RNA sequence: GAAGCUGGUCAGACAGUCGCCGCCUGGUGUUCUUCUUGAACACAGGGGGAGGAAAGUCCGGGCUCCACAGAGCAGGAUGACGGCUAACAGCCGUCCACCGUAAGGUGAGGAACAGGGCCACAGAGACGAGCGUAUUCAGUUACGGUGAAACGCGGUAACCUCCAUCCGGAGCAAGACCAAAUAGGCAGGCAAUGAUGCGGCUCGCGGAGCCUGCGGGUAGGUUGCUUGAGUGCACAGGUAACUGCGCAACUAGAGGAAUGACUGUCCACGACAGAACCCGGCUUAUCGGCCAGCUUCAUCA
Repeated sequence: GAAGCUGGUCAGACAGUCGCCGCCUGGUGUUCUUCUUGAACACAGGGGGAGGAAAGUCCGGGCUCCACAGAGCAGGAUGACGGCUAACAGCCGUCCACCGUAAGGUGAGGAACAGGGCCACAGAGACGAGCGUAUUCAGUUACGGUGAAACGCGGUAACCUCCAUCCGGAGCAAGACCAAAUAGGCAGGCAAUGAUGCGGCUCGCGGAGCCUGCGGGUAGGUUGCUUGAGUGCACAGGUAACUGCGCAACUAGAGGAAUGACUGUCCACGACAGAACCCGGCUUAUCGGCCAGCUUCAUCA
């Protein structure tokens, strides 16, 4: 220098204008109120506002509700050995097999003497003993082009199965709280000796319900809701995954659903893509750039 392997990281930048969704103010105004208070709305100011995959919803857990004496069956998942973890089908280390010159990559990697099924093409014959050729008194003996497997103790379990281990169900539309109108329910009172109603009273009309309280559910509202088995750095332990400890930073939280649009300058001209309870993984999509370690080849010293 070229070609690669593994891991990590960034995801156009800056400025201005106008918006959208939350939060804060010991700012202002209006309205309401239980009126030295509180609430709502508007304005002003301040601050925040998608990702490495937010995706697929494929695994595992937290959380919530329901169920649950114990045991078994069914069903599902996993499968070398050891470890990590809240847990896993994830990750780490080692062994083995295969691929690669190598760095490295891939692997559901237990059992075929418990039983059943299947074995393409080729081959005369493919799983159960037979067949072909030669040979013998005698299926008696010997050999077997093809094929992954051939005259056997064959192969195949990502075919059924067996063995071992693990697994309750539903999901934030979970669940909790507050709570109208209308119609049911329960209790008490009034009512054909006429209640209630007809704007206050009387008369009159009218004719079967009316009033109060309680309770459940619905609409609606509040909450769950984002500070966490989390992140970064340093140190210590460990080959590593990971763990311990200290310090620091933290800032979407909506509810038909905000996170946008325009303008200017610059560059290497910008990919895949949009949160909906949270977290650990896996898989898939992705313009390009940068960093670290390693391998092979070539050249120079």